[in-house]
Context: one part of a larger RNA
RNA sequence: GGAUGAACGCUGGCGGUAUGCUUAACACAUGCAAGUCGUACGAAAACUUUUUUUUGCUUGCAAAGAAAGUUUUAGUGGCGAACGGGUGAGUAACGCGUAAGAAUCUGCCCUCAGGAAGGGGAUAACAGUGGGAAACUACUGCUAAUACCCUAUAAGCGCAUGCGUAAAAGCCUUCGGGCACCUGGGGAUGAGCUUGCGUCUGAUUAGCUAGUUGGUGAGGUAAUGGCUUACCAAGGCGAUGAUCAGUAGCUGGUCUGAGAGGAUGAUCAGCCACACUGGGACUGAGACACGGCCCAGACUCCUACGGGAGGCAGCAGUGGGGAAUAUUGGACAAUGGGGGCAACCCUGAUCCAGCCAUGCCGCGUGUGUGAAGAAGGCUUUCGGGUUGUAAAGCACUUUCAGUGAGGAGGAAAAGUUGGUCGUUAAUACCGGCCAGCCUUGACGUUACUCACAGAAGAAGCACCGGCUAACUCCGUGCCAGCAGCCGCGGUAAUACGGAGGAUCCAAGCGUUAUCC
Numbered sequence: 001g002g003a004u005g006a007a008c009g010c011u012g013g014c015g016g017u018a019u020g021c022u023u024a025a026c027a028c029a030u031g032c033a034a035g036u037c038g039u040a041c042g043a044a045a046a047c048u049u050u051u052u053u054u055u056g057c058u059u060g061c062a063a064a065g066a067a068a069g070u071u072u073u074a075g076u077g078g079c080g081a082a083c084g085g086g087u088g089a090g091u092a093a094c095g096c097g098u099a100a101g102a103a104u105c106u107g108c109c110c111u112c113a114g115g116a117a118g119g120g121g122a123u124a125a126c127a128g129u130g131g132g133a134a135a136c137u138a139c140u141g142c143u144a145a146u147a148c149c150c151u152a153u154a155a156g157c158g159c160a161u162g163c164g165u166a167a168a169a170g171c172c173u174u175c176g177g178g179c180a181c182c183u184g185g186g187g188a189u190g191a192g193c194u195u196g197c198g199u200c201u202g203a204u205u206a207g208c209u210a211g212u213u214g215g216u217g218a219g220g221u222a223a224u225g226g227c228u229u230a231c232c233a234a235g236g237c238g239a240u241g242a243u244c245a246g247u248a249g250c251u252g253g254u255c256u257g258a259g260a261g262g263a264u265g266a267u268c269a270g271c272c273a274c275a276c277u278g279g280g281a282c283u284g285a286g287a288c289a290c291g292g293c294c295c296a297g298a299c300u301c302c303u304a305c306g307g308g309a310g311g312c313a314g315c316a317g318u319g320g321g322g323a324a325u326a327u328u329g330g331a332c333a334a335u336g337g338g339g340g341c342a343a344c345c346c347u348g349a350u351c352c353a354g355c356c357a358u359g360c361c362g363c364g365u366g367u368g369u370g371a372a373g374a375a376g377g378c379u380u381u382c383g384g385g386u387u388g389u390a391a392a393g394c395a396c397u398u399u400c401a402g403u404g405a406g407g408a409g410g411a412a413a414a415g416u417u418g419g420u421c422g423u424u425a426a427u428a429c430c431g432g433c434c435a436g437c438c439u440u441g442a443c444g445u446u447a448c449u450c451a452c453a454g455a456a457g458a459a460g461c462a463c464c465g466g467c468u469a470a471c472u473c474c475g476u477g478c479c480a481g482c483a484g485c486c487g488c489g490g491u492a493a494u495a496c497g498g499a500g501g502a503u504c505c506a507a508g509c510g511u512u513a514u515c516c
Base pairs, nucleotide, nucleotide: 001516002515003514004513006512007511008510009509010508013363014362015361016360017359018358020355021321026319027318028317030316031315032314035079036078037077040076041075043073044072045071046070047069048068051066052065053064054063055062056061086274087273088272095199096198097197098196099195100194101193104191105190109187110186111185112184113183114182115181117151118150119149120148126141127140128139129138130137131136156165157164158163159162170179171178172177200246201245202244207237208236209235212234213233214232215231216230217229218228219227249271250270251269252268253264254263255262256261276297277296278295279294280293299310300309301308302307327353329352330351331350335349336347337346338345339344366396367395368394369393376387377386378385379384400457402452403451404450405449406448410443415437416436417435418434419433420432421431422430460505462503464501465486466485467484471500472499473498474497475496481488482487
């Protein structure tokens, strides 16, 4: 000199933009953060309409039942919940980076081929009877399915040359079809595995290792493999640093530097690991699963003492710790994700707004003129000098802020009508394109533009002995104090304190900490 996720002191006008618990992976009140589908299914409730039946009833009307439709949903079922979001505790490791590899799996998606035939028994909901303070739960009975099971069929698979084994589901419809379902081949995407090289410090850590190193058989996995197990052999690693100990998420990057290098790993992006602590599996294409389950532990809460409930390292927020780090905000309008044929629903992802000079960038706090050089302050050799064109005065301007008015873009879609092309037997459907109509904005009192009024509302901080730009007076008297280094202060201190003046930077200026 540069830099920072900074903090502290003094000060503080506006806007844009970015960042904002670096400490206790400490404990958490409250709300929200993952749902959706009625075009899979039975049922229940409400409403409406029409038809029909019955009753009351003179018609009208009212009530009840049935049918149809709409809406809502607890339950069964499907998909999602393994993404997205957070944190960096652990990890010195094939964890990461890079380059390669073979023994694998892959829901939804694309493509190709084939198929979807028969049949059956349950169960939740519901009803009844119970238990329990609650959480919840037991028994009996009824019922449906795209839930479950059996048979058939079989390109596939296994052994191997004819044996064994394995599947399916319907729903909607304008009747044209649409969406689903099963099996196999290929693709895409994602994931698992193996290897070469690289990846901090310590020898005041020198030996380490028994599933250890290799082989055979068996088991296990989607898959290779001591991954596991039985037997056999006695190997394997190490001064090119094994083992042990300490520290640490890794990278793209970031800071600095002419570079080489050094330091670092906030925000953003990729990978990994974790989800109160430890362990375990279940479901599933995918988890050994942050807002799932089971067990143990610590802690907190409820309890009728028998037993139960919980997990913010999601977004806000609270206590605590700390020098220190924000709102219990708005919206799904856009982008993206999940579900759904769709309309649409959900989304603390996201987009916005709020707070903070925390950083960066931009703008302003007026402009011109104005000397017999006012007054005041300071100083003086008492003549003056300086503050100083500075002020006042005169003439202008109005950025920004203020008030009022106008006003883009972020909106593309979706829907609907018509046309056209493709598909097709088809002027259905579906898809592409074009045109018309109809609308969809949280931000938002948006950006921006115009008008109005008036210099009106807007400057500080550090420093002035040398390094280092900037000097005098007064006070103090080795005191009080200053100080980054050298050093100042003991009666004329440009170094302490005040004042006047000067210098630097400027909505900031200094100090502290850390890195180069």